[in-house]
Model confidence (mean pLDDT): 76 of 100. Bacterial RNase P class A from a Bryobacteraceae bacterium, 384 nucleotides, folded computationally. The RNAcentral record of the sequence draws on ENA. The source organism's lineage runs through Bacteria, Acidobacteriota, Terriglobia, Bryobacterales and Bryobacteraceae. It matches the Rfam family "Bacterial RNase P class A". Its family is annotated with dimeric ribonuclease P complex, tRNA processing and ribonuclease P activity in the Gene Ontology. By type it is a ribozyme.
RNA sequence: UCCGCCGGACAGGUGGCCGCCGGUUCUCGCAAGAGGACGGGAGGAAAGUCCGGUCUCCAUUGGGCGGCGUGCCGGCUAACGGCCGGGGGGGCGUUCUCAAAGGACGCUUUACGGAUCAGUGCCACAGAAAAUGUACCGCCCCGGUAAACGAUCGCCGGGGUAAGGGUGAAAAGGUGCGGUAAGAGCGCACCGCGGCGGCGGUAACGCCGGCCGGCAGGGAAAACCCCACGCGGAGCAAGACCAAAUAGGGGAGGAUGCGGCGGCCCGUCGCGCUACCACUCCCGGGUAGGUCGCUUGAGCUUCGCAGUAAUGCGAAGCCUAGACGAAUGGCCACCGCCGCGAGCGAUCGCGGAACGGAAACCGGCUUAUCGUCCGGCGGACUCC
Numbered sequence: 001u002c003c004g005c006c007g008g009a010c011a012g013g014u015g016g017c018c019g020c021c022g023g024u025u026c027u028c029g030c031a032a033g034a035g036g037a038c039g040g041g042a043g044g045a046a047a048g049u050c051c052g053g054u055c056u057c058c059a060u061u062g063g064g065c066g067g068c069g070u071g072c073c074g075g076c077u078a079a080c081g082g083c084c085g086g087g088g089g090g091g092c093g094u095u096c097u098c099a100a101a102g103g104a105c106g107c108u109u110u111a112c113g114g115a116u117c118a119g120u121g122c123c124a125c126a127g128a129a130a131a132u133g134u135a136c137c138g139c140c141c142c143g144g145u146a147a148a149c150g151a152u153c154g155c156c157g158g159g160g161u162a163a164g165g166g167u168g169a170a171a172a173g174g175u176g177c178g179g180u181a182a183g184a185g186c187g188c189a190c191c192g193c194g195g196c197g198g199c200g201g202u203a204a205c206g207c208c209g210g211c212c213g214g215c216a217g218g219g220a221a222a223a224c225c226c227c228a229c230g231c232g233g234a235g236c237a238a239g240a241c242c243a244a245a246u247a248g249g250g251g252a253g254g255a256u257g258c259g260g261c262g263g264c265c266c267g268u269c270g271c272g273c274u275a276c277c278a279c280u281c282c283c284g285g286g287u288a289g290g291u292c293g294c295u296u297g298a299g300c301u302u303c304g305c306a307g308u309a310a311u312g313c314g315a316a317g318c319c320u321a322g323a324c325g326a327a328u329g330g331c332c333a334c335c336g337c338c339g340c341g342a343g344c345g346a347u348c349g350c351g352g353a354a355c356g357g358a359a360a361c362c363g364g365c366u367u368a369u370c371g372u373c374c375g376g377c378g379g380a381c382u383c384c
Stems, first nucleotide, its partner, number of pairs: 001380010012335007020041002023038006043355001047366002050364005055235004067231005072086005087112001088110009113226002119224002122219002136165002138161008173191006192215001193213004197208004239292004249283005257273002260271003299318008337352006
């Protein structure tokens, strides 16, 4: 200098003109409203809606069965399937070592409870056998078989053998020595494994030339299942309030009605009764519409302290979109970034700049993303 992996930060800037959303304030106006000034106005993911919560309404005595989710250990957090630290496993590299085995260190990755005895089921294809152990080839032994005998090979039959070959993702501990007819934990040494014990660690777990066991039956629980823990439902179109016209519901008033009463008839007046419809008024429910919920909150910035860290505590300062047929935009100039070309050079010309866009809010995860910068680890090349 370049490349790879991992982690983090940024996501063009300034100015002018014309607009949009909402706020404060001033002026004019009876009001509706109009105009002016000032300051605010998308993101790291606003996305997917995959987890967890705040908030709101509904439901809710208790218990059992069922269902869903999570799953090494410790910590953080309002909570989580998130984050931090650690342990175990896998991969890559460096180093110790003559080398191997093994150890140490670094980077990276990991849904990582339980598969001898809680049980059931599954393991394609290939292969002889895929799990209460298998004999295809090979190896070894015995018997028979070519008419003199014996031997070898072949063939037939019986038996032994998991060392060798072959199949497979996986074949019943590995290496070596002994042993054997050939073999085999059959015996032994080392490694590995299981159990017990001791020591260290909060724990997961680790260590032991301590004791016992030749070794115990592979894989898969992202098959059922078992164990432990957790879990009501719907979602801001939640929900609360105000409330028109029209239609419909309930009630009150009201005579132009009455074969009621005031001894009888007529008129008048007064009282009384009735009232479907019409009329007037009131009440209540719903709709249009409006208001709230709505953005001051597990908030942001800068310091300090505690902690390996996640994170917590404290101090000071700050207010930073709130729409609803849904604003956050457009144009121009200059500067900056990247690429290409020209030029000895200063520089100039041309082109490019992603993913995407709030809708109650917050903490995460995942996915998309032009390019630039920083850090860690590793590699290659060059120079000293």